[in-house]
RNA sequence: GCGCUCGUAGCUCAUUUGGAUAGAGUAUCGGCCUCCGAAGCCGAGGGUGGUGGGUUCGAAUCCCGCCGAGCGCACCA
Numbered sequence: 001g002c003g004c005u006c007g008u009a010g011c012u013c014a015u016u017u018g019g020a021u022a023g024a025g026u027a028u029c030g031g032c033c034u035c036c037g038a039a040g041c042c043g044a045g046g047g048u049g050g051u052g053g054g055u056u057c058g059a060a061u062c063c064c065g066c067c068g069a070g071c072g073c074a075c076c077a
Base pairs, nucleotide, nucleotide: 001073002072003071004070005069006068007067010026011025012024013023019057028044029043030042031041032040050066051065052064053063054062
């Protein structure tokens, strides 16, 4: 340099072939329980969906550029 895959909550991942309110587990915080703590139970907060555009009535999902990560190939004596 070329090709492929990927980027969603602090972390690990869903999101039913584009359909309206983006969820789960875990973590964090609060409460219950306990002599205290752990475990357990209940609840809450937390998202520009990497970024900028485009298509569409409607985009996490489709298209393009850029950024970043991984893999493969090539180049380099």